[in-house]
Context: one part of a larger RNA
RNA sequence: UUGGGCGUAAAGCGCACGCAGGCGGUCCUGGAAGUUCGAGAUGACAGUCGUCAGCUUAACUGAUGAAGUGCCUCGAAAACUCCAGGACUUGAGAGCGAGAGAGGGAUACGGAAUUCCAGGUGGAGUGGUGAAAUGCGUAGAUAUCUGGAAGAACACCAAUGGCGAAGGCAGUAUCCUGGCUCGUAUCUGACGCUCAGGUGCGAGAGCUAGGGGAGCGAACGGGAUUAGAUACCCCGGUGGUCCUAGCCGUAAACGAUGACCACUAGACGUGGGGGGGAUCGACCCCUUCCGUGUCGUAGCAAACGUGUUAAGUGGUCCGCCUGAGGAGUACGAACGCAAGUUUAAAACUC
Numbered sequence: 001u002u003g004g005g006c007g008u009a010a011a012g013c014g015c016a017c018g019c020a021g022g023c024g025g026u027c028c029u030g031g032a033a034g035u036u037c038g039a040g041a042u043g044a045c046a047g048u049c050g051u052c053a054g055c056u057u058a059a060c061u062g063a064u065g066a067a068g069u070g071c072c073u074c075g076a077a078a079a080c081u082c083c084a085g086g087a088c089u090u091g092a093g094a095g096c097g098a099g100a101g102a103g104g105g106a107u108a109c110g111g112a113a114u115u116c117c118a119g120g121u122g123g124a125g126u127g128g129u130g131a132a133a134u135g136c137g138u139a140g141a142u143a144u145c146u147g148g149a150a151g152a153a154c155a156c157c158a159a160u161g162g163c164g165a166a167g168g169c170a171g172u173a174u175c176c177u178g179g180c181u182c183g184u185a186u187c188u189g190a191c192g193c194u195c196a197g198g199u200g201c202g203a204g205a206g207c208u209a210g211g212g213g214a215g216c217g218a219a220c221g222g223g224a225u226u227a228g229a230u231a232c233c234c235c236g237g238u239g240g241u242c243c244u245a246g247c248c249g250u251a252a253a254c255g256a257u258g259a260c261c262a263c264u265a266g267a268c269g270u271g272g273g274g275g276g277g278a279u280c281g282a283c284c285c286c287u288u289c290c291g292u293g294u295c296g297u298a299g300c301a302a303a304c305g306u307g308u309u310a311a312g313u314g315g316u317c318c319g320c321c322u323g324a325g326g327a328g329u330a331c332g333a334a335c336g337c338a339a340g341u342u343u344a345a346a347a348c349u350c
Base pairs, nucleotide, nucleotide: 004321005320006319007304008303012318014201015200016199017198021194022193023192025088026087027086028085029084030083031082033081034080035077036076037075038074039073040072042070048066049065050064051063052062053061054060091191092188093187094186095184096183097182098181099180103177104176105175106174107173108172109171110154114150115149116148117147118146119145120144121143125136126135162169163168206247207246208245209244210243211242215241216240220236221235222234223233258317259316260315261314262313263312266295267294268293269292270291271290272289273288274287275286276285277284299306300305323350324349325348332343333342334341335340
């Protein structure tokens, strides 16, 4: 390479946008590059195969005929792919009318709680644990009341719920802003799908600069436990956690399941629309589209399981895998302030 795979055995890039490339709806006309057919030419010698002959035979050699992927020229066909032109509306998009939502950014505001500060009451403990101790407290703590300050997070609602491409998103209000769904069928008329490179987004931790710092809390100190205890438990506590600007670019970034399209039993929930029945009605019932769950048929699967939200049946495009260790390492290169990240071997061993 042929071929086989990627939920859990090795294997889906964390996610998206997207150039090149690959692939591409229905009908008509033309062309004839791919495609098919016919004819011609070529396909040296040697070699191969058939027949015959020469050395006693064979090997070997000679003669003759055939085959010869392919390539070239001419002619023909037009179903499919392709190219050119024309048309269409179901794919895609736009318009119009509705709708839901923690989607994103900014600003302002709110209450509960914690801690701290000031004052009042009060007078011996408090705190913490398995039990204690360190700690705090007669310089008046804990408790309780009043006032004030600060930062961070938003109880109930809350859900098996919603939104977002993913990461993720939750107090309230306003402003700016992205996407989605349903209905209609007014318009465009294949404008589509995927995507190597590329570009952007990307939890937490970490880094740079400037702020902020209530609570929590790596490191660190102390008290316990223990044979020891560089831990688990307790008392403290710095970086950090928060904000602004910039970097980093990784996660069990998980549904461990790439994107898009079509088809293939159902049942029961739930969120958002549409249509209808019924009704006083928002309830209830039927139906339809989109989302999100549980169970399950056929099928698939090594089993577990999956099962119209497929891991079923097919199609297009991309990514990835190829025994274990060495190793996601070395070297080189790119990126980064650094930490490091990305790309990525071999010897050797079994």
The part of an RNA shown here (small-subunit ribosomal RNA, central domain) has 350 nucleotides and comes from an uncultured bacterium.
The full RNA is in RNAcentral, with records from ENA and SILVA.